Predicted 3D model of a 348-nucleotide RNA (Bacterial RNase P class A) from a Sphaerochaetaceae bacterium.
Of the family's consensus pairs, 94% are formed in the model.
It matches the Rfam family "Bacterial RNase P class A". Rfam classes the family as a ribozyme. Gene Ontology terms of the family: dimeric ribonuclease P complex, tRNA processing and ribonuclease P activity.
The sequence was found by an Rfam model in a public genome assembly.

RNA sequence: UUGGUGGACCAUGCAGUCGCCGGAAGGAGUAAUCCUUCGGGAGGAAAGUCCGGGCUCCAUAGGACAUGGUGCCGGGUAACACCCGGGAGCCGUAAGGCUAUAGAAAGUGCCGCAGAAAAUAUACCGCCUCUUCCCAUGGGAAGAGGUAAGGGUGAAAUGGCGAGGUAAGAGCUCACCGCGAACCCUGGUAACAGGGUCGGCAGGGGAAACCUCAUCAGGAGCAAGAUCAAGUAUGCAGGAGGGUUGUCCGCCCGUUUCCUGCGGGUAGAUCGCUUGAGCAUACCGGUAACGGUAUGCCUAGAUAGAUGACUGCAUAACACAGAACCCGGCUUAUGGUCCACCAAUUUU
Numbered sequence: 001u002u003g004g005u006g007g008a009c010c011a012u013g014c015a016g017u018c019g020c021c022g023g024a025a026g027g028a029g030u031a032a033u034c035c036u037u038c039g040g041g042a043g044g045a046a047a048g049u050c051c052g053g054g055c056u057c058c059a060u061a062g063g064a065c066a067u068g069g070u071g072c073c074g075g076g077u078a079a080c081a082c083c084c085g086g087g088a089g090c091c092g093u094a095a096g097g098c099u100a101u102a103g104a105a106a107g108u109g110c111c112g113c114a115g116a117a118a119a120u121a122u123a124c125c126g127c128c129u130c131u132u133c134c135c136a137u138g139g140g141a142a143g144a145g146g147u148a149a150g151g152g153u154g155a156a157a158u159g160g161c162g163a164g165g166u167a168a169g170a171g172c173u174c175a176c177c178g179c180g181a182a183c184c185c186u187g188g189u190a191a192c193a194g195g196g197u198c199g200g201c202a203g204g205g206g207a208a209a210c211c212u213c214a215u216c217a218g219g220a221g222c223a224a225g226a227u228c229a230a231g232u233a234u235g236c237a238g239g240a241g242g243g244u245u246g247u248c249c250g251c252c253c254g255u256u257u258c259c260u261g262c263g264g265g266u267a268g269a270u271c272g273c274u275u276g277a278g279c280a281u282a283c284c285g286g287u288a289a290c291g292g293u294a295u296g297c298c299u300a301g302a303u304a305g306a307u308g309a310c311u312g313c314a315u316a317a318c319a320c321a322g323a324a325c326c327c328g329g330c331u332u333a334u335g336g337u338c339c340a341c342c343a344a345u346u347u348u
Stems, first nucleotide, its partner, number of pairs: 001344010012314007020041002023038006043320001047331002050329005055221004062249004067217005072086005088099004103211001107210002110205002124151002126147010159177002162174003178201001179199002182197006225271004235262005241253003278297008
């Protein structure tokens, strides 16, 4: 200098004029409301609605089945499919990155085409032995038997290489390597790693196919729900059932007040609504995620839905983009500043 990998931070700042929303104080007004002063006012993702909760109601709310989620080990957290650390496998020259239950020897199903054959395996070319016939050192044809080492097909064909053995071969035998659902030892909390004994040894892939195993889960949702106001027709008909995933049992309510359908009337206001599993700084513990202690801070609550316009200076900030009950994550979109590390090249 170029390329790459990992991480942190920002998302303009200051001042002035006018305008919008909410709060506090004061004043005027019967009230509606108006005036003055002082603070505050969209995000790192507010997006997606993908997870997990807080909160509210069913409601007194249990069990079983089904269904759905999760799935290496340990830790963190209110909890999680999230985060941190570790192990295994794979990718990368490297810094680093990615992935997921154990089980295919419990069972069922799948692996196109090609190939003899893709699992109750098999013989296309080939190799060997015997018999018969032809030619006659030897070779050819037919039949019977043996074979899966060589060749071919394929992503994958009964583990690999070497030696012995055989009529020719084959774990048929042996050594080494590989494999193992079996057993033992060492290290580690564990996943796991290393070593040994034994065994000729289940042909592979795949469970994000069904399944087996372990574990978790009531439901609905701020348009939840609560209070006040207003209002007519508790009118007509039907039914004993009704009770927030589905089914069953249990439990509770109901037969006059419940449930369903038709029909009619009213529909405005307040709360929920922002002090939080909150934020910042320092110290301590921990590899880390995170936890503890101390000090300080209060930071939008709209309701057809608030922050806009202009001017000046500075500046890397000119992109993606607007809260609607709140919080912890993940995913996606995007402009810039800084730090550390890796590789290559050049110079000193």